Predicted 3D model of a 72-nucleotide RNA (transfer RNA) from a Candidatus Kaiserbacteria bacterium. Its Rfam family is "tRNA". The family's RNA type in Rfam is transfer RNA.
RNA sequence: GGCCCCAUCGUCUAACGGCUAGGACGCCGCCCUUUCACGGCGGAAAUAGGGGUUCAAUUCCCCUUGGGGUCA
Numbered sequence: 001g002g003c004c005c006c007a008u009c010g011u012c013u014a015a016c017g018g019c020u021a022g023g024a025c026g027c028c029g030c031c032c033u034u035u036c037a038c039g040g041c042g043g044a045a046a047u048a049g050g051g052g053u054u055c056a057a058u059u060c061c062c063c064u065u066g067g068g069g070u071c072a
Stems, first nucleotide, its partner, number of pairs: 001071007010025004018055001027043005048064005
């Protein structure tokens, strides 16, 4: 340098082009407990960046960035 794959809450992961972007762990608050832990209830928290297609994009296309693989 060519080609291929990946990028979603703090972490690990779901999501037919139409979801309020879901779940687990973690975090915060409340309840329970003499207290902690366990347990119960609730809450905050994410689509790498920029364009395009579409009535509608996490999803499809292009470019960039980062990571991985492969051929040199």

Overview:
NCBI's taxonomy places the organism under Bacteria, Bacteria candidate phyla, Candidatus Kaiseribacteriota.